[in-house]
């Protein structure tokens, strides 16, 4: 100066503050008891313990999990591609072979198959795929000169050059369309399950829908409007006064608002041993340290310490001042890949 | 949180699927017609196809990452 993996991504202490769990005290409300008291939910206090990543991101691939198709096969779509092997699976990873790139150490490769067909190759150029335009050299026909050796001209054939282009009969293109050979059912935690208000609406089943009067109508049973406020009910019980006067009451399921669950013990982390070149598997110990919101918590100021730019001192490695320490925020859960990233270790290598 | 879609001249749009010339409308500039404007006519001029990277001889287009903005679902 580079090339390759790995590992960290600031520490401490001090006030304030925010999310969960648990265990106590208060307070309210609800359900059981005769009573003490027992039990659920909400607030609110205080102790305790916990509390974002290496990419948590992009949603780019794969499982898991659910719920719908629902046993299985095809068609369409969609994808992947040298060979082998890991894997729960993948387009990830490992191993090797071939090309390309680099002195090198390493990198990078969607890498089957253009004699199955099809189509594409712009612009130059005679011709871009049934080739032939110019020159030359041999062959060889035919015509014409002739000093009979040859020479001209033209047609064919053959191998050669020039000249355009990324490619010139050699083809190239399948991240053109397709063959082949394996893979994929579709949707997503706003899947899904349960509890479960209020009003409306639905289904049962109760009580009730009475009394003068007046209009109208009439099949003379009754029906429809209006009064009048006598029964009767809003109100536990009486009176007054208003309204109301025909609908009230119960119980049943469904859906909505809200709420709990799904929801954190897992393809799980550390350590050893044992197979494998390796990825990666077994075997045995150990450990819960790996949050868990639902407008979304994990922050903020300060002192000291650590790394570092810039000025200044001076006993030159130290101190003082001033600044600066990325990228980024879990939201069912994992395997990946890609993309941002100040900067700091380490290890093996050119 | 999940699941589509679009970025192409100052605006609004084609072209993309089937890879070679990037095109229309309004807008701008000139110039002609009119005393002047308007409106009409000719005629020009302007794009890194959001940004990077493979594939290809060649890429707006094909493929992968990436920025940005819209729209859906309780």
């Nucleotide at each position: 100066a580079g090339g390759c993996g790995a590992u960290c991504g600031g520490g401490u202490g001090a006030u304030c503050g925010c999310g969960g769990a648990u265990g106590c005290c208060g307070u309210c409300c609800g359900g059981g008891g005769c009573g003490a008291c027992c039990u659920g939910a909400g607030c609110g206090g205080c102790a305790u313990c916990u509390g974002a990543g290496g990419a948590a991101a992009g949603u780019c691939c794969g499982g898991g999990c659910u719920c719908c198709g629902c046993a299985g096969c095809g068609c369409a779509g969609g994808g992947u591609g040298g060979c082998g092997g890991g894997u729960a699976a993948c387009g990830c990873c490992c191993g090797u072979c071939c090309g390309c790139c680099g002195c090198g150490a390493g990198g990078c490769g969607a890498g089957g198959a253009c004699c199955a067909g099809u189509g594409c190759c712009a612009c130059a150029g005679u011709g871009a795929c049934g080739a032939u335009g110019c020159c030359g050299c041999c062959g060889u026909c035919g015509a014409c000169c002739c000093u009979c050796g040859g020479g001209u001209c033209g047609g064919c054939g053959u191998c050669g050059g020039a000249g355009u282009g990324a490619a010139a009969c050699g083809g190239g293109c399948a991240a053109a369309c397709u063959c082949c050979a394996c893979c994929c059912g579709g949707a997503g935690c706003a899947a899904g399950g349960c509890c479960a208000a209020a009003u409306a609406g639905g289904a049962g089943g109760g009580c009730g829908u009475g009394g003068u009067c007046c209009c109208g109508g009439u099949u003379c049973g009754c029906c429809g409007g209006g009064a009048u406020g006598c029964a009767g009910g809003g109100u536990g019980c009486g009176c007054u006064g208003c309204c109301c006067g025909a609908g009230c009451c119960c119980u049943c399921g469904g859906g909505u608002c809200g709420g709990c669950u799904g929801c954190a013990u897992g393809a799980g982390c550390c350590g050893u041993c044992g197979g494998g070149c390796g990825a990666c598997c077994g075997g045995c110990g150990g450990c819960c340290u790996c949050a868990g919101a639902u407008g979304g918590a994990u922050g903020a100021u300060c002192g000291c310490c650590c790394c570092u730019g810039c000025g200044g001192u001076c006993u030159c490695g130290a101190c003082c001042g001033u600044g600066g320490g990325a990228c980024a925020g879990a939201a069912c859960c994992c395997g990946g890949c890609u993309u941002a990233c100040a900067g700091a270790u380490c290890g093996c290598c050119u | 949180c999940g699941g589509g879609g679009c970025g192409u001249a100052g605006c609004g749009c084609a072209g993309c699927c089937u890879g070679g010339u990037a095109g229309c409308g309004c807008a701008c500039c000139a110039c002609a017609a009119u005393g002047g404007g308007g409106u009409u006519g000719u005629g020009g001029g302007g794009g890194u196809c959001g940004g990077a990277g493979g594939u290809u001889c060649a890429a707006a287009u094909c493929c992968u990452c990436u920025c940005g903005c819209c729209c859906c679902g309780a």
Molecule: RNase P RNA; transfer RNA
Organism: soil metagenome